[in-house]
Molecule: SAM riboswitch aptamer (S box leader)
Organism: Acidimicrobiia bacterium
RNA sequence: AGCUCAUCGAGAGAGGUGGAGGGGUUCGGCCCGAUGAAGCCUCGGCAACCAGGCAACCUUGCCCAGGUGCCAAAUCCGACCCUGCCCGGUUCCACGAGCCGGACCGAAGCGGGGAAAGAUGAGGA
Repeated sequence: AGCUCAUCGAGAGAGGUGGAGGGGUUCGGCCCGAUGAAGCCUCGGCAACCAGGCAACCUUGCCCAGGUGCCAAAUCCGACCCUGCCCGGUUCCACGAGCCGGACCGAAGCGGGGAAAGAUGAGGA
RNA backbone atom coordinates (compact mmCIF):
# COMPACT_ATOMS: atom_id res chain seq x y z
C1' A A 1 0.00 0.00 0.00
C1' G A 2 -4.22 -3.07 0.81
C1' C A 3 -8.40 -5.69 4.59
C1' U A 4 -12.52 -5.41 8.67
C1' C A 5 -15.54 -2.43 11.99
C1' A A 6 -17.18 2.34 14.04
C1' U A 7 -17.69 7.59 13.49
C1' C A 8 -17.59 12.14 10.49
C1' G A 9 -23.82 19.29 10.34
C1' A A 10 -21.19 19.58 17.66
C1' G A 11 -16.52 21.39 19.88
C1' A A 12 -11.72 23.82 20.49
C1' G A 13 -5.96 29.12 18.91
C1' A A 14 -2.22 32.11 20.60
C1' G A 15 3.09 33.03 20.15
C1' G A 16 7.77 32.02 17.49
C1' U A 17 9.98 30.50 12.86
C1' G A 18 9.12 30.45 7.73
C1' G A 19 8.03 33.19 3.12
C1' A A 20 3.57 31.62 -1.01
C1' G A 21 0.68 28.94 -1.06
C1' G A 22 -3.67 26.28 1.31
C1' G A 23 -8.78 23.91 1.89
C1' G A 24 -6.43 15.13 0.43
C1' U A 25 -6.23 13.84 -5.33
C1' U A 26 -8.84 15.25 -10.77
C1' C A 27 -12.48 18.67 -12.80
C1' G A 28 -16.00 22.75 -11.77
C1' G A 29 -17.24 26.28 -7.96
C1' C A 30 -16.64 28.83 -3.48
C1' C A 31 -13.43 30.41 0.25
C1' C A 32 -8.73 31.30 3.39
C1' G A 33 -3.82 33.77 2.58
C1' A A 34 1.83 39.46 2.52
C1' U A 35 -3.26 42.53 8.28
C1' G A 36 1.67 36.50 6.42
C1' A A 37 -0.36 30.26 3.37
C1' A A 38 1.93 25.32 3.93
C1' G A 39 5.66 23.09 7.02
C1' C A 40 8.28 23.05 11.87
C1' C A 41 8.64 24.43 17.34
C1' U A 42 6.41 26.05 22.13
C1' C A 43 2.31 26.77 25.06
C1' G A 44 -2.96 26.44 25.41
C1' G A 45 -7.59 24.19 24.35
C1' C A 46 -11.62 20.62 22.37
C1' A A 47 -13.36 15.82 22.25
C1' A A 48 -13.68 11.02 24.37
C1' C A 49 -11.98 6.15 19.71
C1' C A 50 -8.56 3.00 22.68
C1' A A 51 -6.29 2.08 27.68
C1' G A 52 -7.60 2.67 33.14
C1' G A 53 -11.52 3.03 37.28
C1' C A 54 -16.78 2.51 39.23
C1' A A 55 -21.90 0.85 38.71
C1' A A 56 -24.86 -2.50 35.96
C1' C A 57 -24.20 -7.27 33.24
C1' C A 58 -30.00 -7.31 27.89
C1' U A 59 -27.71 -3.01 26.31
C1' U A 60 -25.17 0.70 28.59
C1' G A 61 -24.14 4.92 32.01
C1' C A 62 -20.63 7.79 34.83
C1' C A 63 -15.42 9.27 36.20
C1' C A 64 -10.43 10.15 34.51
C1' A A 65 -7.27 12.04 30.74
C1' G A 66 -2.26 7.72 29.94
C1' G A 67 -1.97 6.46 23.80
C1' U A 68 -3.92 8.73 19.47
C1' G A 69 -6.73 12.51 17.08
C1' C A 70 -8.42 17.36 16.26
C1' C A 71 -8.64 23.12 16.93
C1' A A 72 -12.23 28.31 9.28
C1' A A 73 -16.46 27.04 6.48
C1' A A 74 -21.03 19.85 6.76
C1' U A 75 -15.44 15.58 4.93
C1' C A 76 -16.36 23.77 2.45
C1' C A 77 -19.98 22.37 -1.88
C1' G A 78 -20.89 19.56 -6.39
C1' A A 79 -19.48 15.18 -9.72
C1' C A 80 -22.40 8.70 -9.76
C1' C A 81 -27.49 6.34 -8.50
C1' C A 82 -32.58 6.67 -6.49
C1' U A 83 -36.38 9.93 -4.87
C1' G A 84 -40.21 14.42 -3.11
C1' C A 85 -41.72 19.25 -4.61
C1' C A 86 -41.07 22.98 -8.34
C1' C A 87 -39.86 25.20 -13.36
C1' G A 88 -39.29 24.92 -18.75
C1' G A 89 -39.98 22.19 -23.30
C1' U A 90 -42.41 18.37 -26.00
C1' U A 91 -46.23 14.16 -27.53
C1' C A 92 -51.31 12.80 -27.37
C1' C A 93 -57.74 16.97 -29.40
C1' A A 94 -58.32 17.63 -24.23
C1' C A 95 -58.22 15.58 -19.17
C1' G A 96 -54.38 13.57 -17.35
C1' A A 97 -50.26 11.01 -18.31
C1' G A 98 -45.61 9.93 -20.76
C1' C A 99 -40.77 11.66 -22.32
C1' C A 100 -36.60 15.26 -22.23
C1' G A 101 -33.99 19.11 -19.71
C1' G A 102 -33.06 22.24 -15.32
C1' A A 103 -23.78 21.52 -14.80
C1' C A 104 -21.44 26.35 -13.88
C1' C A 105 -21.34 31.66 -13.90
C1' G A 106 -24.82 37.50 -9.69
C1' A A 107 -28.24 32.25 -13.23
C1' A A 108 -35.35 27.84 -11.44
C1' G A 109 -34.12 25.28 -8.88
C1' C A 110 -34.90 23.67 -3.52
C1' G A 111 -34.70 19.27 -0.40
C1' G A 112 -34.11 13.80 1.27
C1' G A 113 -31.57 9.01 0.98
C1' G A 114 -27.54 6.08 -0.76
C1' A A 115 -22.90 4.93 -3.24
C1' A A 116 -17.89 6.14 -4.20
C1' A A 117 -13.65 8.56 -2.42
C1' G A 118 -11.30 10.56 1.92
C1' A A 119 -10.12 11.42 7.26
C1' U A 120 -9.66 9.52 12.32
C1' G A 121 -9.73 5.53 15.78
C1' A A 122 -9.62 0.32 16.94
C1' G A 123 -8.44 -4.51 15.19
C1' G A 124 -6.14 -8.07 12.13
C1' A A 125 -2.22 -9.45 8.91